Predicted 3D model of a 502-nucleotide part of an RNA (small-subunit ribosomal RNA, 5' domain) from an uncultured bacterium. It matches the Rfam family "Bacterial small subunit ribosomal RNA". Its family is annotated with structural constituent of ribosome and ribosome in the Gene Ontology. Model confidence (mean pLDDT): 86 of 100. The RNAcentral record of the full RNA draws on ENA.
Context: one part of a larger RNA
RNA sequence: AGUGAACGCUAGCGGAGUGCUUAAUACAUGCAAGCCGAGCGGAAGUAGUAAUACUUUAGCGGCGCACGGGUGAGUAACACGUAAAUAACCUGCCUCAAAGCUUGGGAUAACUGUUCUAACGGACUGCUAAUACCGGAUGUGGCGUAUAGUUGGCAUCUACUAUACGUUAAAGCAGCGAUGCGCUUUGAGAUGGAUUUGCGGACUAUUAGCUAGUUGGUAAGGUAGUGGCUUACCAAGGCUUUGAUAGUUAGCCGGCCUGAGAGGGUGAACGGCCACAAUGGGACUGAGACACGGCCCAUACUCCUACGGGAGGCAGCAGUAGGGAAUAUUGCGCAAUGGAUGAAAGUCUGACGCAGCAACUCCGCGUGAUGGACGACGGUCUUCGGAUUGUAAACAUCUUUUAUUUGUGAAGAAAAAAUUAAAAUUGACUGUAGCAAAUGAAUAAGCUCCGGCUAAAUAUGUGCCAGCAGCCGCGGUAAUACAUAUGGAGCGAGCGUUACUC
Numbered sequence: 001a002g003u004g005a006a007c008g009c010u011a012g013c014g015g016a017g018u019g020c021u022u023a024a025u026a027c028a029u030g031c032a033a034g035c036c037g038a039g040c041g042g043a044a045g046u047a048g049u050a051a052u053a054c055u056u057u058a059g060c061g062g063c064g065c066a067c068g069g070g071u072g073a074g075u076a077a078c079a080c081g082u083a084a085a086u087a088a089c090c091u092g093c094c095u096c097a098a099a100g101c102u103u104g105g106g107a108u109a110a111c112u113g114u115u116c117u118a119a120c121g122g123a124c125u126g127c128u129a130a131u132a133c134c135g136g137a138u139g140u141g142g143c144g145u146a147u148a149g150u151u152g153g154c155a156u157c158u159a160c161u162a163u164a165c166g167u168u169a170a171a172g173c174a175g176c177g178a179u180g181c182g183c184u185u186u187g188a189g190a191u192g193g194a195u196u197u198g199c200g201g202a203c204u205a206u207u208a209g210c211u212a213g214u215u216g217g218u219a220a221g222g223u224a225g226u227g228g229c230u231u232a233c234c235a236a237g238g239c240u241u242u243g244a245u246a247g248u249u250a251g252c253c254g255g256c257c258u259g260a261g262a263g264g265g266u267g268a269a270c271g272g273c274c275a276c277a278a279u280g281g282g283a284c285u286g287a288g289a290c291a292c293g294g295c296c297c298a299u300a301c302u303c304c305u306a307c308g309g310g311a312g313g314c315a316g317c318a319g320u321a322g323g324g325a326a327u328a329u330u331g332c333g334c335a336a337u338g339g340a341u342g343a344a345a346g347u348c349u350g351a352c353g354c355a356g357c358a359a360c361u362c363c364g365c366g367u368g369a370u371g372g373a374c375g376a377c378g379g380u381c382u383u384c385g386g387a388u389u390g391u392a393a394a395c396a397u398c399u400u401u402u403a404u405u406u407g408u409g410a411a412g413a414a415a416a417a418a419u420u421a422a423a424a425u426u427g428a429c430u431g432u433a434g435c436a437a438a439u440g441a442a443u444a445a446g447c448u449c450c451g452g453c454u455a456a457a458u459a460u461g462u463g464c465c466a467g468c469a470g471c472c473g474c475g476g477u478a479a480u481a482c483a484u485a486u487g488g489a490g491c492g493a494g495c496g497u498u499a500c501u502c
Base pairs, nucleotide, nucleotide: 001501002500003499005498006497007496008495009494012365013364014363015362016361017360018358019357020323025321026320027319029318030317031316034063035062036061039060040059042057043056044055045054046053047052070276071275072274080200081199082198083197084196085195086194089193090192094189095188096187097186098185099184100183101182102136103135104134105133111126113124114123115122116121141168142167143166144165145164146163147162148161149160150159152157172181173180174179202248203247204246209239210238211237214236215235216234217233218232219231220230221229251273252272253271254270255266256265257264258263278299279298280297281296282295301312302311303310304309329355331354332353333352337351338349339348340347341346368398369397370396371395378389379388380387381386403439404438405437406436407435408434412429446491447490448489449488450487451472452471453470457486458485459484460483461482467474468473
């Protein structure tokens, strides 16, 4: 000097930040991921005599749920940082460009009926639709094979042209329409990801040898893709005192703290990357997961049960118990920013924006100003003369930040959408900030220290006792070192102590 601090005494206000560092312990309750009826058939309701119109939505279908949010257990590793490589790769939505959207079919959920079960949840029967599913056509193109040719390079090679053969697509909806939104194939881009490599950053030698898919090759399989990634066969290699292997500890970085710097320490908040989601394993779907609020299996734990069987996962936001020196509200709102979805209105959003709690940190303001000597009273000391507290108080004249009351009162919100020429609408915070007025010095000061280091001393009490103490050391009858008082010094809504780092 610093801190995500804690403890003691004390405490007026505002702004900006920050707030489980311990048990990756267990979790009651609520909420945190839905949206689309302009993809589809029903059902229910409302209006109507009816045709029909409108509303709602369980189901099929589509997109999203791989983002956003949390945590740091594991990991000493291409995990991270940095610089490269991919002639070894993928990429939904988005942008640009080219071409197309033709003809058929059979089901199934919802629904009806029957039925099983304590529950969770099923079984059978009959009906029906689609942008759900499956055939045929077309083939700009793509892919594969063959032939011929051209270009380039970085070894395997790359890019391209022509011909032939084979193979490979699609879906509709809204609108009177124009058209719009979609769908299919292909090329390019953007974005995001994947893999590989050089270098770099912990400790221990009281860890010296380690390794059989091990190291390399051939072939095959697998993958988006290279590769012992996997398998068969062949060879016997590979790493290591320039520290292999083993053990311990640890998420990494931008940064942050300190320091003149070099360095040392650290990795809270904010940002990037990684890993994890009760513990361990596995795949499915998908452009993307081996998936926190998806599925399956095993284990531990909790709950329900009709004992046959089921349900669950806060390291999301609040909150509870526990642990601990110690860390907050079961709040408001989608108004803004952003995200999902939708043609849109809109819906959802504990992301986010705000509010609440905490002197936890930083910054700002205030607790009054000017005059005022009889140097009052009181206190303390005293050489008894006085000195000091001390212009301090009283008193007088002012001011009103703050406080209280009253009135007024924002910006943050202009997009988007609908009607159309304009205008109108939308604020959680919030009746907040600010502004104006009234009242009245009115509502507001403590903490630590005073032997030296170290700014600041006297008296009384105590008598190696009680006690103090960071170091040196004080205390055994005149203690500037203990305790109290007066006075003083320092900092000040804080001041000290403890812990840790430089």